[in-house]
RNA sequence: CAGGUCAGCUGGUUGGACGCGGGCACCUGGUGCUCGAGGAAAGUCCGCACACCACAGGGCAGCAUGCCGGGUAACGCCCGGAAGCGCGUAAGCGUUUGGAACAGGGCCACAGAAAGCAUACCGCUCAUCUUGGGAUGUGUAAGGUUGAAAGGGUGGUGUAAGAGACCACCGGCGGGUUCAGUAAUGACCCGGCCAGGUAACCCCCAUGCGGUGCAAGGUCAAGCAGGAGAGAAGCCUUUUGUGGGCGGGAGCAGCCCGGCUCCCAAUCAUCUCCGGGUAGACUGCUCGAGCUGAUGGGCAACCAUCAGCCCAGAUAGAUGUCCAUCCAGGCGGGAUUCCCGCCAGACAGAAUGCGGCUUACAGGCUGACCUGGUUU
Numbered sequence: 001c002a003g004g005u006c007a008g009c010u011g012g013u014u015g016g017a018c019g020c021g022g023g024c025a026c027c028u029g030g031u032g033c034u035c036g037a038g039g040a041a042a043g044u045c046c047g048c049a050c051a052c053c054a055c056a057g058g059g060c061a062g063c064a065u066g067c068c069g070g071g072u073a074a075c076g077c078c079c080g081g082a083a084g085c086g087c088g089u090a091a092g093c094g095u096u097u098g099g100a101a102c103a104g105g106g107c108c109a110c111a112g113a114a115a116g117c118a119u120a121c122c123g124c125u126c127a128u129c130u131u132g133g134g135a136u137g138u139g140u141a142a143g144g145u146u147g148a149a150a151g152g153g154u155g156g157u158g159u160a161a162g163a164g165a166c167c168a169c170c171g172g173c174g175g176g177u178u179c180a181g182u183a184a185u186g187a188c189c190c191g192g193c194c195a196g197g198u199a200a201c202c203c204c205c206a207u208g209c210g211g212u213g214c215a216a217g218g219u220c221a222a223g224c225a226g227g228a229g230a231g232a233a234g235c236c237u238u239u240u241g242u243g244g245g246c247g248g249g250a251g252c253a254g255c256c257c258g259g260c261u262c263c264c265a266a267u268c269a270u271c272u273c274c275g276g277g278u279a280g281a282c283u284g285c286u287c288g289a290g291c292u293g294a295u296g297g298g299c300a301a302c303c304a305u306c307a308g309c310c311c312a313g314a315u316a317g318a319u320g321u322c323c324a325u326c327c328a329g330g331c332g333g334g335a336u337u338c339c340c341g342c343c344a345g346a347c348a349g350a351a352u353g354c355g356g357c358u359u360a361c362a363g364g365c366u367g368a369c370c371u372g373g374u375u376u
Base pairs, nucleotide, nucleotide: 001372002371003370004369005368006367007366008365009364010363012326014324015323016322017321018320020036021035022034023033024032025031026030038347042358043357045356046355047354048353049352050213051212052211053210055258057257058256059255060254062209063208064207065206066205067081068080069079070078071077082097083096084095085094086093087092098204099203104202105201106198107197108196121144122143123140124139126137127136128135129134152170153169154168155167156166157165173191174190175189176188178187179186180185217283218282219281220280226274227273228272229271230270234246235245236244237243247264248263249262250261251260252259290309291308292307293306294305295304296303297302327345329343330342331341332340333339334338
């Protein structure tokens, strides 16, 4: 210098004119000051705060997560690490992750001889028969066919021909009172081949989870009209009271248990259907698991301490429009570090709030690392 990888920042500045919304101070159909849309506000995919319902206590069902350690209010998120597979010369990147012999079951089309305890189509070997060719039987799974996958791989011993039958090394699997590590795992030692794939198939294991959501809720004001149907088992006692007890019925998150509440002579508690009224104002509403900086701890995510700051709260929904300048960029003409002209600044818009993930993004800037070239 060129190319690449990873991480981060910014994404317009200044002035003027006019116009909106909030707050404060004055003043009364206004003036002044000040603040006013994001890194994703998007998607609505997760987690929570907060609010209400609720007995949410135990269990079942249902749903979610799934290697290890750490962070966090929490998470399916973030950080660090382990192992497998793949890409890259590399820096790095992508993806996967409890269990398939250690509970059981299902499925693997077609092709192929055969897809779970195997099978033998071609082939190889041996025996018998036969004029050659071939036929029958025996042994075999090394070689070949089919397929996504065919019973570990390479080399050798051995055999009639073969085969983990045996041996060496490698891989997978299992075991170990060994070593390293917090752990996932790794190294080492032992064993002989018995175990294909699939659990975003049923399932098993571990952990976790109530529901609904700011159109949640709260306050004020206003207003109305009800109708039909269904609706259970009694007994005892009594100071004779609409009392008490047993029992019965109903309601309370999908079911059960327990618990609580209501009702019991029914014109009840309650349930089902049809119908009517209101939907206005205020609040919730922004001080937060907040932001910025410094110091310390930590590989990091992040945490602690100190100091400073207040930074939209609309309600048919404000946060804007125009002009000029500067900055960054592109094109053209001169010309050399400058001038002139034109174009023109991405994705995009708060609605209870926050932490994430995913998606979109013109241009500009910074740092670390890798590879190649050149120079010293």
Predicted 3D model of a 376-nucleotide RNA (Bacterial RNase P class A) from Candidatus Brevefilum sp. The gene name in the source record is rnpB. Its mean pLDDT, the model's own confidence on a scale to 100, is 77.